[in-house]
Molecule: c-di-GMP-I riboswitch aptamer
Organism: Planctomycetales bacterium
RNA sequence: CCUCGAUAAAGGCAACUCGGUCCUAGACCGAGACGCAAAGCCAAGGGCCGAUGCCGCAAGGAAACUUGAGUCAUGGGUAGCCUGGUUGCCGAA
Numbered sequence: 001c002c003u004c005g006a007u008a009a010a011g012g013c014a015a016c017u018c019g020g021u022c023c024u025a026g027a028c029c030g031a032g033a034c035g036c037a038a039a040g041c042c043a044a045g046g047g048c049c050g051a052u053g054c055c056g057c058a059a060g061g062a063a064a065c066u067u068g069a070g071u072c073a074u075g076g077g078u079a080g081c082c083u084g085g086u087u088g089c090c091g092a093a
Base pairs, nucleotide, nucleotide: 004091005090012036013035016032017031018030019029020028021027022026034080040086041085042084044083045082046081047078048077049076051074052073053072055070057068058067059066060065
């Protein structure tokens, strides 16, 4: 230095719950703490979750239209779903 990751040390992050704010997914703040060695950062690929629109289908309706699941398109979210990129603390075996 690389790989690796300990019942080590120092420090770090925070699922979820409760309270508050915002704009759906979700984000942020406070308290506690499930976990995490990249649970630091980046939405590039896949997955998942919202929003809007198109299309046909189904149900309801006299109609206008409404509701539902779906394809496609365009935004958005998730890095604590996976892959990839990038930076980095400590040092037992």